[in-house]
RNA sequence: GUCGGUGUAGCUCAGUGGUAGAGCGCUUCCCUCAUAAAGAAGUUGUCGCAGGUUCGAUUCCUGCCACCGACA
Repeated sequence: GUCGGUGUAGCUCAGUGGUAGAGCGCUUCCCUCAUAAAGAAGUUGUCGCAGGUUCGAUUCCUGCCACCGACA
C1' cells in the first nucleotide's frame, strides 16, 4: 500500500429495515446470629464517528477512526 473482519449495557455476546435484548454484574428488599446461596423488585445504551438512501437505519450504501488478520 491492497483486501477482509470486528466495533451494541460495567463485562461476554445476540439482534440484521419497523419502539434494542440475554447471561453475568450492580442496587434495594427478603431470609440468617452473621456471611453466602435461594427468592422478589429495580438498574443501565448518543448501537465507534459523520454523511447518504428510506415513511422509518443497529441493520443497506459511502467516507473516516480504532483494533485484528491475510497478501505485498